RNA sequence: GCUCCCUUCGUCUAGUCCGGCCAAGGACAUGGGGCUUUCAACCCCAGAACCCGGGUUCAAAUCCCGGGGGGAGCA
Numbered sequence: 001g002c003u004c005c006c007u008u009c010g011u012c013u014a015g016u017c018c019g020g021c022c023a024a025g026g027a028c029a030u031g032g033g034g035c036u037u038u039c040a041a042c043c044c045c046a047g048a049a050c051c052c053g054g055g056u057u058c059a060a061a062u063c064c065c066g067g068g069g070g071g072a073g074c075a
Base pairs, nucleotide, nucleotide: 001074002073003072004071005070006069007068010028011027012026013025020058030046031045032044033043034042051067052066053065054064055063
């Protein structure tokens, strides 16, 4: 230098292929409550995310372009 892949709550991850449903779902963690003599476990509830900018579209996490970060291969 070229090609390809990944980027979503605090962490891990589903959804992207083939745009749509209503508040973007789940697990762990965290906070509150219940249960218990107490703790743990268990049950209920809550907050929290689409890397950034632009484009297409009635509608974008999803498609397109550019950029940032991480990784792999070739040279």

Record summary
The prediction has a mean pLDDT of 81. Transfer RNA from a Candidatus Micrarchaeota archaeon, 75 nucleotides, folded computationally. It matches the Rfam family "tRNA". By type it is a transfer RNA. Gene Ontology term of the family: triplet codon-amino acid adaptor activity. The organism belongs to Microcaldota, within Archaea.